Predicted 3D model of a 328-nucleotide part of an RNA (large-subunit ribosomal RNA, domain IV) from an Alphaproteobacteria bacterium. It matches the Rfam family "Bacterial large subunit ribosomal RNA".
[in-house]
Context: one part of a larger RNA
RNA sequence: UGAUGUUGAAGGAACUCGGCAAAUUGACCUCGUAACUUCGGGAGAAGAGGUACCUUUUUGAGGGCAACCUUGAAAAGGUGACACAAACUAGGGGGUAGCGACUGUUUACCUAAAACACAGGACUCUGCAAAGAUGAAAAUCGACGUAUAGGGUCUGACGCCUGCCCGGUGCUGGAAGGUUAAAAGGAGAAGUGCAAGCUUUGAAUUGAAGCCCCAGUAAACGGCGGCCGUAACUAUAACGGUCCUAAGGUAGCGAAAUUCCUUGUCGGGUAAGUUCCGACCUGCACGAAUGGCGUAACGACUUCCCCGCUGUCUCCAACAUCAACUCA
Numbered sequence: 001u002g003a004u005g006u007u008g009a010a011g012g013a014a015c016u017c018g019g020c021a022a023a024u025u026g027a028c029c030u031c032g033u034a035a036c037u038u039c040g041g042g043a044g045a046a047g048a049g050g051u052a053c054c055u056u057u058u059u060g061a062g063g064g065c066a067a068c069c070u071u072g073a074a075a076a077g078g079u080g081a082c083a084c085a086a087a088c089u090a091g092g093g094g095g096u097a098g099c100g101a102c103u104g105u106u107u108a109c110c111u112a113a114a115a116c117a118c119a120g121g122a123c124u125c126u127g128c129a130a131a132g133a134u135g136a137a138a139a140u141c142g143a144c145g146u147a148u149a150g151g152g153u154c155u156g157a158c159g160c161c162u163g164c165c166c167g168g169u170g171c172u173g174g175a176a177g178g179u180u181a182a183a184a185g186g187a188g189a190a191g192u193g194c195a196a197g198c199u200u201u202g203a204a205u206u207g208a209a210g211c212c213c214c215a216g217u218a219a220a221c222g223g224c225g226g227c228c229g230u231a232a233c234u235a236u237a238a239c240g241g242u243c244c245u246a247a248g249g250u251a252g253c254g255a256a257a258u259u260c261c262u263u264g265u266c267g268g269g270u271a272a273g274u275u276c277c278g279a280c281c282u283g284c285a286c287g288a289a290u291g292g293c294g295u296a297a298c299g300a301c302u303u304c305c306c307c308g309c310u311g312u313c314u315c316c317a318a319c320a321u322c323a324a325c326u327c328a
Base pairs, nucleotide, nucleotide: 001323002322003321004320005319006318007317008316010314011313014312019309027051028050029049030048031047036041038157052079053078054077055076056075057074058073059072060071061070062069063068080084092307093306094305095304097302098301099299100298104116105115120155121154122153123152124151125150126149132141133140134139158294159293160292161291163224164223165222168221169220170217171216172215173214174213177212178211179210183206184205188201189200190199191198192197225243226242227241228240229239252286253283264280265279266278267277268276
């Protein structure tokens, strides 16, 4: 000097990105226990007290024919300690907000999460030799199942809901019409031959799916405007005009895990707050199953605050063991 431990005056988070680490708490019994809530919870909420030993009394349970034995509980009185769950073992707690409902799963060896999954919801395909998948095939899975089944995609408990747009892309449907391959067809034309013929070429016409076309469909992929004016202070604009669009963002939420300007403005909390909470709405660039907004319970998740506690710190010190180092 380092490592691992132990202890520490006064203060008690002033440390720090952040209470990281450490400390506190800890067992059993009795009392007591809030908001909120899906009435199950929350809850060991929080918080308060007791616990050793001796004597007496009352009493429970088991065993035994009985005498009695074993083991609990309560009350009263008393005894000794700084300390009675005397060591070890052995929850710190509370409040607010975000995300995800939950228990689960995951980057074996830097990420455990708000990611994945999930029950529930929806759409879609599939009538059985099913759809789908593996396989040149045989065949197998699906399934010794049969639409309350199986496959695919999205969403993700629960509660309240899920608006408008089918112009584009996709999908589904469509006895008409247009276009259209091979093929059919063969008017004609050319070469050659004395000729019959042979060879080559070839218009019209017929001709599938697809595409064009016509509809439907958004819990399919996706999308959801601009400018100008207007009210008897001002400001603002319920109102009006105009252009464009397939339609112009509804409910709800909103400086948000989304807000650039921005430490927006106001309020709360602090002596002092770029974080936090509650509002406002001027949403650069929220928004409804790429789900919207709430939500009890849950979380080695994230944010902020408080109580307790402490060597995290003010400010370091001592001790124990090991190493390093010095000497032998």
Its mean pLDDT, the model's own confidence on a scale to 100, is 89.